The RNA shown here (transfer RNA) has 72 nucleotides and comes from Candidatus Peregrinibacteria bacterium Greene1014_49. Rfam family: tRNA. By type it is a transfer RNA. Model confidence (mean pLDDT): 82 of 100.

């Protein structure tokens, strides 16, 4: 110095052109004499960043940062 792979909610990770989801965590509330576990609604995102394609980008191109992994 090149080449891959990967950045999405606090946390693990899904979603690969048409309003961004689970799980766990978090707050309210049922419920128990009470405590764990349960049940029920609910808040949380500038989808790393900046350009560019598209009528529309989290996704497709490019560059930047950043992790990790190879090669030298």
């Nucleotide at each position: 110095g090149c080449c891959g792979u990967c950045g999405u909610a606090g946390c693990u990770c899904a979603g690969u052109g048409g309003u961004a989801g689970a799980g766990c965590a978090c707050g309210u509330c049922c419920a128990u004499g009470g405590u764990a576990a349960g049940g029920a609604c609910g808040g949380g995102g500038u989808c790393a960043c900046g350009g560019g394609u598209u009528c529309a980008a989290u996704c497709c191109c490019c560059g930047u940062c950043g992790a990790c992994g190879g090669c030298u």